[in-house]
Predicted 3D model of a 479-nucleotide part of an RNA (small-subunit ribosomal RNA, 3' major domain) from Desulfoscipio gibsoniae.
The prediction has a mean pLDDT of 84.
NCBI's taxonomy places the organism under Bacteria, Bacillota, Eubacteriales, Desulfallaceae, Desulfoscipio.
Context: one part of a larger RNA
RNA sequence: UGACGGGGGCCCGCACAAGCGGUGGAGUAUGUGGUUUAAUUCGACGCAACGCGAAGAACCUUACCAGGUCUUGACAUCUCCUGAUCGCCAUGGAAACACAAUCUUCCCCUUCGGAAAACAGGAAGACAGGUGGUGCAUGGUUGUCGUCAGCUCGUGUCGUGAGAUGUUGGGUUAAGUCCCGCAACGAGCGCAACCCCUACCUUUAGUUGCCAGCAUGUAGAGAUGGGCACUCUAAAGGGACUGCCGUUGACAAAACGGAGGAAGGUGGGGAUGACGUCAAAUCAUCAUGCCCUUUAUGAUCUGGGCUACACACGUACUACAAUGGCCGGUACAGACGGAAGCGCAGCCGUGAGGUGAAGCGAACCCGAAAAAGCCGGUCCCAGUUCGGAUUGCAGGCUGCAACUCGCCUGCACGAAGUCGGAAUCGCUAGUAAUCGCAGGUCAGCAUACUGCGGUGAAUACGUUCCCGGGCCUUGUACA
Repeated sequence: UGACGGGGGCCCGCACAAGCGGUGGAGUAUGUGGUUUAAUUCGACGCAACGCGAAGAACCUUACCAGGUCUUGACAUCUCCUGAUCGCCAUGGAAACACAAUCUUCCCCUUCGGAAAACAGGAAGACAGGUGGUGCAUGGUUGUCGUCAGCUCGUGUCGUGAGAUGUUGGGUUAAGUCCCGCAACGAGCGCAACCCCUACCUUUAGUUGCCAGCAUGUAGAGAUGGGCACUCUAAAGGGACUGCCGUUGACAAAACGGAGGAAGGUGGGGAUGACGUCAAAUCAUCAUGCCCUUUAUGAUCUGGGCUACACACGUACUACAAUGGCCGGUACAGACGGAAGCGCAGCCGUGAGGUGAAGCGAACCCGAAAAAGCCGGUCCCAGUUCGGAUUGCAGGCUGCAACUCGCCUGCACGAAGUCGGAAUCGCUAGUAAUCGCAGGUCAGCAUACUGCGGUGAAUACGUUCCCGGGCCUUGUACA
């Protein structure tokens, strides 16, 4: 000087408390451990691994296993030779591939000999290849403490020196934020602001959007003329600064209350992550040193596996019902996607779906029905008209192909489960809870993930305690 303390002081955080809803019990989905297996590829392991890499394992992917094959190789560059090759068809084969037949001759310069380039086949070797090892050899990237308020430097001063000072102190703040003081004076990386979205207004613009007034018009309709007022769209501006008033304060910084205002003291949200810590994670995104491998640890194909199942754990979904289930009627979003695409109306089917093809590269058309809600009816507290696991049968869709191993529909079947022990998690407002919608991945497949809106709470006395963090101080046999 740090680090640590079941030392002290001050302060903060959904850290506790106050509340609301869960997890832990059930069934299922999914990940992991374990076990099993020819293989169940590999990585990730307290917080910070476990719906994680994987934004989607039937083949492919795929790295694993079994078997069939290849050895200058599936991929790259170089040298030489050949000229066709590919494709199509027959045979063998699980395919890769092997073999036979057939088909042909492109482009550029041409002196019609060729040369050169591309492509394919062959030969030899230099080499290729490796998702083989080492993340404790590395780059890059990322997590975490933590969006915590810290981490440092120059000059000066003090100290023999390590170092100190500044950065401590008195106030204040979300903040090393600001003010005052001070042997310090300044500065840098962080904080804040500058950026984006959102809340209010103005201007510009008015189609594909909108419809107040005028006119036409309908079963219904901005459907039509017309208009751009309004909504909206999307660009430029304005607006909030403790600016104003009062009180407190040290005459400061600031705090509290008030006015005006759409918004008030960082308005709400996002992006943004200092010096560093954990030999943290990743050699399987990629790159890369070294080591290892080279008829195999490389390459290819078929089939299987990654989907196994006594069990244990994590994360979710669905429930256990009446604030509910079922039936009928009826309303209101936002955001997003669409051409090898979205696919209307109509018709067929109980339905998944089929048919059909209008329109749309989309403020125009389509996906598209929002759901909870509201109105009416029914059930009457039961393992039920709750719950839907499981299983049988019959079908649909995608795709060479749904047996291992996809999703969906109809009929039948109708399990556990009556609110969950010890323990434990999230959340402070348009939040929790609850309701649906969309997107990426994707041929097909979503209870996951990422977004979007609808309905919409309760509670916070307070900081004694638990956990984490910041500053000062103290002790130390630790560095």